[in-house]
Context: one part of a larger RNA
RNA sequence: GGAUGAACGCUAGCGGCAUGCUUAACACAUGCAAGUCGGAUGGAAAACACAGGAAAUGGUGUUUCCAGUGGUAGAUGGGUGAGUAACGCGUAAGAACCUACCCUUGGGAGGGGAACAACAGCUGGAAAUAGCUGCUAAUACCCCGUAGGCUGAGGAGCAAAAGGAGGAAUCCGUUCGAGGAGGGGCUCGCAUCUGAUUAUCUAGUUGGUGAGGGAAUAGCUUACCAAGGCGAUGAUUAGUAGCUGGUCCGAGAGGAUGAUCAGUCAUACUAGGACUGAGACAUGGCCCAGACUCCUACGGGAGGCAGUAGUGGGGAAUUUUCUGCAAUGGGCAAAAGCCUGAUGGAGCAAUGCCGUGUGGAGGUAGAAGGCCCACGGGUUGUGAACUUCUUCUCCCGGAGAAGAAGCAAAUGACGGUAUCUGGGGAAUAAGCAUCGGCUAACUCUGUGCCAGCAGCCACGGUAAUACAGAGGAUGCAAGCGUUAUCC
Numbered sequence: 001g002g003a004u005g006a007a008c009g010c011u012a013g014c015g016g017c018a019u020g021c022u023u024a025a026c027a028c029a030u031g032c033a034a035g036u037c038g039g040a041u042g043g044a045a046a047a048c049a050c051a052g053g054a055a056a057u058g059g060u061g062u063u064u065c066c067a068g069u070g071g072u073a074g075a076u077g078g079g080u081g082a083g084u085a086a087c088g089c090g091u092a093a094g095a096a097c098c099u100a101c102c103c104u105u106g107g108g109a110g111g112g113g114a115a116c117a118a119c120a121g122c123u124g125g126a127a128a129u130a131g132c133u134g135c136u137a138a139u140a141c142c143c144c145g146u147a148g149g150c151u152g153a154g155g156a157g158c159a160a161a162a163g164g165a166g167g168a169a170u171c172c173g174u175u176c177g178a179g180g181a182g183g184g185g186c187u188c189g190c191a192u193c194u195g196a197u198u199a200u201c202u203a204g205u206u207g208g209u210g211a212g213g214g215a216a217u218a219g220c221u222u223a224c225c226a227a228g229g230c231g232a233u234g235a236u237u238a239g240u241a242g243c244u245g246g247u248c249c250g251a252g253a254g255g256a257u258g259a260u261c262a263g264u265c266a267u268a269c270u271a272g273g274a275c276u277g278a279g280a281c282a283u284g285g286c287c288c289a290g291a292c293u294c295c296u297a298c299g300g301g302a303g304g305c306a307g308u309a310g311u312g313g314g315g316a317a318u319u320u321u322c323u324g325c326a327a328u329g330g331g332c333a334a335a336a337g338c339c340u341g342a343u344g345g346a347g348c349a350a351u352g353c354c355g356u357g358u359g360g361a362g363g364u365a366g367a368a369g370g371c372c373c374a375c376g377g378g379u380u381g382u383g384a385a386c387u388u389c390u391u392c393u394c395c396c397g398g399a400g401a402a403g404a405a406g407c408a409a410a411u412g413a414c415g416g417u418a419u420c421u422g423g424g425g426a427a428u429a430a431g432c433a434u435c436g437g438c439u440a441a442c443u444c445u446g447u448g449c450c451a452g453c454a455g456c457c458a459c460g461g462u463a464a465u466a467c468a469g470a471g472g473a474u475g476c477a478a479g480c481g482u483u484a485u486c487c
Base pairs, nucleotide, nucleotide: 001487002486003485004484006483007482008481009480010479013356014355015354016353017352018351019349020348021314026312027311028310030309031308032307035072036071037070040069041068043066045064046063047062048061049060050059079267080266081265088192090190091189093187094186097184098183099182102180103179104178105177106176107175108174110144111143112142113141119134120133121132122131123130124129149158150157151156163172164171165170193239194238195237201229202228205227206226207225208224209223210222211221212220242264243263244262245261246257247256248255249254269290270289272287273286292303293302294301295300320346322345323344324343328342329340330339331338332337359389360388361387362386369380370379371378372377394424395423396422397421398420399419403414431476432475433474434473435472436457437456438455442471443470444469445468446467452459
């Protein structure tokens, strides 16, 4: 000198764009953050219409809605960086694999059956919720048949399906193959911080055979056999740490760093486990144990903000319990649509970067006041006053977006915002640090090794340009200075 997710002190007009718990992966009140489909399905409730009826009521149709069965999504999106020195990440390769939705392509859907929720009745419990009996539908479940698939050396053996909407055409769904795309699992070369005051480490350990297991390779697991395997090119152990694209500094070499954004890994109160599923060993799923908090009729139960707001705590320190699904994107649905704290926006903070203003021109009696003085004057200083002009900002009014893309129509949170325009009036807007040398900028007064200053040298003990105040000056400027850290 540059830089920062900064903090502190003084000060502060506006706008645009960014950024905002670096500390306790500490504990969390409350609301919201993952639903959707009635065109898969049985039922319950409500409203309307229709015909019949004296009426009650029952029937049919349409619409809405509810908890279930069922499908799909919930493995994405969003958070955090505790752990991890590792094929975790980065880069370059590889072979023994899986893949829901999507695309392309070739076939198929024949026949039958038994249940279980909901519901009704009963029972236990304070509750959470649990049990028994009975009825019932399906794109839920099962059996038989069929198969360009699978297994097998061969004979041969094994494996599927579901319907829905519509007047119909047809559309959507379903099953078995083949290929693709995107995604994922696995292996490997190289590379990846510090300590030798850490030198040996290892028993499923290293390899083989058989068996098991897995989507797949594999000590992945197991029985037997062999005794191997790693290591001064640093094994093992200890400490620290998510990694990268990048970011900052530097002419470069390189050093430091890994906030925001993007890729990837790990993680979801702590530890363990599996279930379901194409995919998880699953943040707002399940089970067990533990700590903690809450409810309780003391028998037993409920919970997990490192989602978004917000609270306490810690800290030098970090925002609103806001708004909308209009856009972009996602889930479900035939669609209308519903959901979406993703996201779009607004709010707060000079936290940063950029832009802009605080007026322009004229104006010497060089006024008054202040300060200095050799008492002549000098300086503040064209600075002000005064004259004139302008209106970026400010105040009042008028017009008013783009962002919207679905055949057309309709659809804007932001927002009556940006922007344009009329009127008004210099009106509403300057500070901070420094002035001994380094280092741009000097005098007076006070103080008297005191009070104090200080980055280094140093200053202060009666003439202090170094302390404090004042006048003046210098630097930067809506900021300025200090502290911390890196180059």
Small-subunit ribosomal RNA, 5' domain from Solanum dulcamara, 487 nucleotides, folded computationally. The organism belongs to Solanum, within Eukaryota. The RNAcentral record of the full RNA draws on SILVA. Rfam family: Bacterial small subunit ribosomal RNA.